Predicted 3D model of a 64-nucleotide RNA (transfer RNA) from Fibrobacter succinogenes.
RNAcentral records the identical sequence in 2 taxa.
Its Rfam family is "tRNA". It is annotated as a transfer RNA.
[in-house]
């Protein structure tokens, strides 16, 4: 510095955690891919604290 969905990575000076991708379903199609539409998935590394509210701020471990 960095740890956020299986994977890559976002989240505007604290105020509903999201995107593509992977799967899964449809729609096309003779079938299949492609391409469009849609669903599912998350103790935000682990613990404590500040705050009316913490992915954010503050200590502390871990692990790169």
């Nucleotide at each position: 510095c960095g740890a956020u969905a299986g994977c890559u990575c976002a989240a505007u000076u604290g105020g509903u955690a999201g995107a593509g991708u992977c799967a899964c379903g449809g729609u096309c199609u003779c079938c299949a891919a492609a391409a469009c539409c849609g669903u599912u998935g998350g103790u935000u590394g682990g613990g404590g604290g500040u705050u009316c509210g913490a992915g954010u701020c503050c200590c502390u471990c871990u692990c790169g």
The prediction has a mean pLDDT of 82.